[in-house]
RNA sequence: AGAAUAUUAGGCCAAACUCGUUGCGAAGCGGGGACGGAAAGCUUCAGGUCUUCUGCAAGAGAUAGCUGGGUUGCAUUU
Numbered sequence: 001a002g003a004a005u006a007u008u009a010g011g012c013c014a015a016a017c018u019c020g021u022u023g024c025g026a027a028g029c030g031g032g033g034a035c036g037g038a039a040a041g042c043u044u045c046a047g048g049u050c051u052u053c054u055g056c057a058a059g060a061g062a063u064a065g066c067u068g069g070g071u072u073g074c075a076u077u078u
Stems, first nucleotide, its partner, number of pairs: 002078004012037002017032006035065001041071003045068003048063005
């Protein structure tokens, strides 16, 4: 420097649901809670899905725990 690895060990994050709160909404944030996760750390670059706008299109937004990409990092083994 690269590769492999969800348990060898020590750890980390936190789905659904629920309480409070923010938002037109998708959904976000905090508490409880664990379905799961080797990046379930970060990042909308591409696509998907979802939301808003009278309708279509376009735009704007949400989802990183939808897929791919970019980027940073711990442990063990090699």
A computed fold for a 78-nucleotide RNA from Sulfurovum sp., annotated as c-di-GMP-I riboswitch aptamer.
Taxonomically the source falls in Sulfurovum (Bacteria, Pseudomonadati, Campylobacterota, Epsilonproteobacteria).
Its mean pLDDT, the model's own confidence on a scale to 100, is 82.